[in-house]
Molecule: c-di-GMP-I riboswitch aptamer
Organism: Neobacillus kokaensis
RNA sequence: CGUACGAAAUGGCAAACCUAUUGAAAAAUGGGGACGCAAAGCUAUAGGGGCUAAAGUCUUCUGACGAUGCUCGCCUGUUAUCGAA
Numbered sequence: 001c002g003u004a005c006g007a008a009a010u011g012g013c014a015a016a017c018c019u020a021u022u023g024a025a026a027a028a029u030g031g032g033g034a035c036g037c038a039a040a041g042c043u044a045u046a047g048g049g050g051c052u053a054a055a056g057u058c059u060u061c062u063g064a065c066g067a068u069g070c071u072c073g074c075c076u077g078u079u080a081u082c083g084a085a
Base pairs, nucleotide, nucleotide: 005083006082012037013036017032018031019030020029021028022027035073041078042077046076047075048074049071050070051069056065057064058063
């Protein structure tokens, strides 16, 4: 120095829930708040998985299908801080 790994330190992020706004919904964003996280950084126009189901299609009229909408705090991918064992 690299790879694996995760003791310590410095900083970092922020689940549930509450609240305001947007949205058909999933969900997102701002504020409050911390369950956790060594990639909880980035990428969905990179692959797989997951969520919703508006337009639309079908229909036995009740439902089914339906991503062009989301999700990386599901996995893979990719870049990166510190350095005890």